[in-house]
RNA sequence: GUGCAGGCCGGGUGACUGCGGCGCCUCCGGGCGUCGAGGAAAGUCCGGACACCGCAGGGCAGGACGCUGGCGCAAGCCAGGCGGCGAAAGCCGACGGAAAGUGGAACAGAAAGGAAACCGCCACACGGCGUAACGAUCUCCGGAGACGCCGAGGCAAGGGUGAAACGGUGGGGUAAGAGCCCACCAGCGUCGCGGCGACGCGGCGGCUCGCCAAACCCCGUCCGGUGCAAGGCGAACAGGGCCCGCCACGAGGCUGCCCGCCCAGGGCCCGGGUAGCUGCCAAGAGGGAUGGUCACCCUCGACAGAAUCCGGCUUACAGGCCUGCUACAGAA
Repeated sequence: GUGCAGGCCGGGUGACUGCGGCGCCUCCGGGCGUCGAGGAAAGUCCGGACACCGCAGGGCAGGACGCUGGCGCAAGCCAGGCGGCGAAAGCCGACGGAAAGUGGAACAGAAAGGAAACCGCCACACGGCGUAACGAUCUCCGGAGACGCCGAGGCAAGGGUGAAACGGUGGGGUAAGAGCCCACCAGCGUCGCGGCGACGCGGCGGCUCGCCAAACCCCGUCCGGUGCAAGGCGAACAGGGCCCGCCACGAGGCUGCCCGCCCAGGGCCCGGGUAGCUGCCAAGAGGGAUGGUCACCCUCGACAGAAUCCGGCUUACAGGCCUGCUACAGAA
């Protein structure tokens, strides 16, 4: 020098000057102090807290998740297994079920699932037709239990189509072929051993059972709905409606009661669950602050900015730093 994984930083310092919250001071003009975005604040894709509504219990529909172990309320995370990729470090994986059912496989191809035969291969077997020289007892017989063609039949090895063609390679076998037989491999079943487990390794068996569930579906686990514009507290003035009272034995106030004093109006409702406050924060709302200029330095600065809070996932990101590892090369 190459690649991989994990973690971190995201211009620094100083001066001046803005903006917002809080505290203190104030001559009310302001002053001082302190705090003031991110690793993703983003997308709003999941989950939770919280809040209100609903709810005897159960179910349907719908949705999410789906190898194993652990953590977690859950989303999800960590470790492992298996599969794919890579020379390796390592990366990626919606990774239950196709022997419950329904369905799909464009084009091509004979055939896309209980099948098929386009080219092709096939015999001392089956059916039909035909056949030479030559021989002969000469139209008719032999040659001919042969050969050729056609049909019927057998086969699926080879060719061809396709993303995929009913296990693969090799050998035996056969008319030609075929798990028909054998060896190895893959797959299936079973037994043993190892592992908590997913699974791995080995033995044996019969020889073969296709693909798609990110198609419907089946199985298992989980889920009530709505989201901070949730929700809580909750005025005042005008205006309007109803009721009580108006010279007092009186509604009402001081005042719980009596006395005393005051007094002509008083109460409830609508306005309006409105305004406002809260929920709401060691940034924090007004759904609106968190910046700018200059100087110096450096590797010359990316993506982007809170709106109830928290845990995840995903996406965007100039450049740089640290640690571990891989393969190759060089040096000691």